This is a predicted structure of a 74-nucleotide RNA (transfer RNA) from Candidatus Heimdallarchaeota archaeon LC_3.
Lineage of the source: Archaea > Promethearchaeati > Candidatus Heimdallarchaeota.
Its Rfam family is "tRNA". By type it is a transfer RNA. Its family is annotated with triplet codon-amino acid adaptor activity in the Gene Ontology.
[in-house]
RNA sequence: GGGGUAGUAGAUCAGCUCGGUAGAUCGCUUCCUUCGCAUGGAAGAAGCCAGGAGUUCAAAUCUCCUCUACUCCA
Numbered sequence: 001g002g003g004g005u006a007g008u009a010g011a012u013c014a015g016c017u018c019g020g021u022a023g024a025u026c027g028c029u030u031c032c033u034u035c036g037c038a039u040g041g042a043a044g045a046a047g048c049c050a051g052g053a054g055u056u057c058a059a060a061u062c063u064c065c066u067c068u069a070c071u072c073c074a
Stems, first nucleotide, its partner, number of pairs: 001073007010026004020057001028044005050066005
C1' cells in the first nucleotide's frame, strides 16, 4: 500500500441478506414473597446503532468517505 471481518443498553450478542415501533440474556433499581438472605414472581431505567455525508416518504439496514480493533496478501 491492497483485501476481508467486526463496532448496537453497564457486559455478551441478535437484528442488516429482503429499509417500516430498536430487542434478548446476564447485570442494575423498585415492589411482592422471607424473621432476614438466597431462590422465585412483577414492574422499571439504561441506546441520538463508531463518526460524517448521500439516496429515500422513511436508514442500525442501501451508497460513499473517515476512525478504531483483529486478520490475510505484498